[in-house]
């Protein structure tokens, strides 16, 4: 110099008009219910997305026990928990810095190994040889052969062949784990109908939040016609919160001090434009500099956190590794 790896931050910045929404305060009005106006002050993200995993939080009288069924899968720590982080350990890719991982059992059983190849699941089949004894067939007999048993050696192919092979994102075993449903969960509160008809079942039975089976509870339970009403409030943001400093850790993370409050719509607000800097890219002119033009991404909160996934314009920091060429 050029070419990579990992890890962190940023998500343009000023001002000036107009608009919306929370919050406090003030002033008007005023059937105190609420409107208006003014002044402060806040107002969409690293992914908010996918809704794939774990949670808090609300309900289901209690969520008891086993089967089923499911999720993970070397080893320790971290965590509110995880299929998430950290560290190590092996296999794999990479010159490396580093990346990646469906990583437990194969002698408990089974399944399955395309094509080739005689023969692919424990044995047979083809070749040669060698034992052996009854029988069988050939021969007139002996004697030979050759079929049956049994050993031993050898095999064009193939990833793999008379092996205690391979494979478990094939069953299956073994370890650990797991109750369901969900903010459209759930509470209150006004308003209205028809407080209605019918059938069934009823302690041997039906209901009771994933299926089954015991257990437990409960006095109602289902099933079919057929009419009212879906408005208001509230859950809803002070958090397993965030920043600073210190000290324990190889880390992830954890304690200690101190400081801070950063959206809460409700069919759904967080905006529109104008000027002036800034970065980086083209472009025009031009040796260059300066000037002018143009672009500048993925993409919006919806109870709430903690990861993972996937998408992106361009910027700026640390640290690393590889290669060239000078001294």
């Nucleotide at each position: 110099g050029a070419a990579g790896c990992u890890g962190g931050c940023c998500a343009g910045a000023c001002a000036g008009u107009c608009g919306c929404u929370g919050u406090a305060c003030g002033u008007a009005u005023u059937c105190u219910c609420a409107u208006a106006c003014g002044u402060a002050u806040a107002g969409a993200g690293g992914a908010a997305a996918g809704u794939c995993c774990g949670g808090g939080c609300u309900c289901c009288g209690c969520a008891g026990a086993g089967c089923a069924g499911g999720a993970u899968g070397c080893c320790g720590g971290c965590u509110a928990a995880c299929g998430g982080c950290c560290g190590g350990a092996c296999g794999c890719c990479g010159u490396g810095a580093g990346g990646u991982g469906a990583u437990g059992a194969a002698c408990a059983g089974g399944g399955c190994c395309a094509c080739a190849g005689a023969g692919a699941c424990g044995a047979g089949u083809c070749g040669c040889a060698g034992c052996c004894g009854a029988g069988c067939g050939c021969u007139a007999g002996c004697u030979g052969c050759g079929c049956c048993g049994c050993u031993g050696c050898g095999g064009g192919u193939g990833a793999a062949a008379c092996g205690c092979g391979g494979u478990g994102a094939c069953c299956u075993c073994c370890a650990u784990c797991c109750g369901g449903a969900g903010c459209a969960a759930g509470a209150c509160c006004a308003a209205g109908u028809a407080g209605g008809g019918a059938a069934g079942c009823a302690u041997u039975g039906a209901c009771g939040c994933g299926g089954c089976u015991c257990g437990c509870g409960u006095a109602g339970c289902u099933u079919c016609c057929g009419g009212g009403u879906a408005g208001g409030u509230u859950g809803c943001u002070u958090g397993a919160g965030c920043g600073u400093g210190c000290g324990a850790g190889u880390a992830a993370u954890c304690g200690c001090a101190c400081g801070c409050c950063u959206a809460g719509a409700g069919g759904a607000a967080u905006g529109a434009c104008u000027g002036u800097c800034a970065u980086a890219g083209g472009g025009a002119c031009c040796c260059a500099a300066a000037u002018c033009c143009c672009u500048a991404a993925c993409a919006g909160a919806a109870c709430c956190c903690g990861g993972c996934u996937u998408a992106u314009c361009g910027g700026c920091c640390a640290g690393c590794u590889u290669c060239u060429c000078u001294c």

A computed fold for a 327-nucleotide RNA from a Burkholderiales bacterium, annotated as Bacterial RNase P class A. It is recorded under the gene name rnpB. Of the family's consensus pairs, 95% are formed in the model.